[in-house]
RNA sequence: CUCAGUAAAUAGCAAACCUAUGGUGACGUAGGGACGCAAAGCCACGAGUCCUGAAAAUGGAUAGUCGGGUUGCCAAA
Numbered sequence: 001c002u003c004a005g006u007a008a009a010u011a012g013c014a015a016a017c018c019u020a021u022g023g024u025g026a027c028g029u030a031g032g033g034a035c036g037c038a039a040a041g042c043c044a045c046g047a048g049u050c051c052u053g054a055a056a057a058u059g060g061a062u063a064g065u066c067g068g069g070u071u072g073c074c075a076a077a
Stems, first nucleotide, its partner, number of pairs: 005074001012037002017032006035064001041070003045067003048062004
């Protein structure tokens, strides 16, 4: 330096639910709260799912659905 990932160590994130708030809605933001996470950091490029719409299309949401891209902590091997 690269790959790799748990017996560790130092850190980190925060599901469901509740309160307030934004939105037609999926859902988002803040506080509380922890199911869990070796990237549960970031990106909407591909697929899936969800919302909008009579349907199609368009547009939107989801990165804690999967893949991909990109950056990163650490003991042993």
Molecule: c-di-GMP-I riboswitch aptamer
Organism: Geobacteraceae bacterium